[in-house]
RNA sequence: UCAUCAAGAGUAGGGCUGACGCCCUCACCAACCUGCCUACCCGGGCAAGGUGGUAACCCACAAAGAUGCGGCCAUAAAGGCAACAAUACGGG
Numbered sequence: 001u002c003a004u005c006a007a008g009a010g011u012a013g014g015g016c017u018g019a020c021g022c023c024c025u026c027a028c029c030a031a032c033c034u035g036c037c038u039a040c041c042c043g044g045g046c047a048a049g050g051u052g053g054u055a056a057c058c059c060a061c062a063a064a065g066a067u068g069c070g071g072c073c074a075u076a077a078a079g080g081c082a083a084c085a086a087u088a089c090g091g092g
Stems, first nucleotide, its partner, number of pairs: 002068004010026001012025005027054003032050003035046003040092004071081003
C1' cells in the first nucleotide's frame, strides 16, 4: 500500500499470579497466508500448517485502532523440514 472489521464460534479442562492477567491442552468459528483438489491462471471446494478469534447483558470511544500479507530448524550466508482425507470440480 491492499483486504476485512457484518456475522460466526467454549460461562471448556489444567497450571501460574495477591490481583490484573498469562501459559498449555482439546473443541469450535473463520478462510487472511501456506498446502491439497491434473503443469499454469481465474473461480469454486477441503480445512492439514500458521496467524486471529469464541458466555450473556449494558454503555462508551475512534478515523483512530485491530487482524492478515504463511510456519519451523539452522546460519555470517548457503540451505533444510512438515502440511490429514476425499473428490481426481468448472472455465480459460
A computed fold for a 92-nucleotide RNA from Neptunomonas phycophila, annotated as SAM-I/IV (S-adenosyl methionine) riboswitch aptamer.
The prediction has a mean pLDDT of 75.
Rfam family: SAM-I/IV (S-adenosyl methionine) riboswitch aptamer. The literature on the family includes a 2014 paper in PNAS by Trausch et al., "Structural basis for diversity in the SAM clan of riboswitches".
Taxonomically the source falls in Neptunomonas (Bacteria, Pseudomonadati, Gammaproteobacteria, Oceanospirillaceae).